[in-house]
RNA sequence: GCCACGUUAGCUCAGCUGGCAGAGCAGCUGAUUUGUAAUCAGCAGGUCGUUGGUUCAAGUCCGACACGUGGCU
Numbered sequence: 001g002c003c004a005c006g007u008u009a010g011c012u013c014a015g016c017u018g019g020c021a022g023a024g025c026a027g028c029u030g031a032u033u034u035g036u037a038a039u040c041a042g043c044a045g046g047u048c049g050u051u052g053g054u055u056c057a058a059g060u061c062c063g064a065c066a067c068g069u070g071g072c073u
Stems, first nucleotide, its partner, number of pairs: 001072007010025004019056001027043005049065005
């Protein structure tokens, strides 16, 4: 230098054919318990890497750039 894949909540990851952004764990509150853990109920948490484009509408499609992983030279 080139190619492929990836980037979504604090962490690990879903998100189908473009149409209300989600799960588990972690966190907070409550119940239960003499107390802790466990269990149960609820709550909060998001510039979907950045930027531009397409579209009535973009996490999703297209371009550029950044970062990461692997490969080639």

A computed fold for a 73-nucleotide RNA from a Bacteroidota bacterium, annotated as transfer RNA.
Taxonomically the source falls in Bacteroidota (Bacteria, Pseudomonadati).
Its Rfam family is "tRNA". It is annotated as a transfer RNA.
The prediction has a mean pLDDT of 81.
The RNAcentral record of the sequence draws on ENA.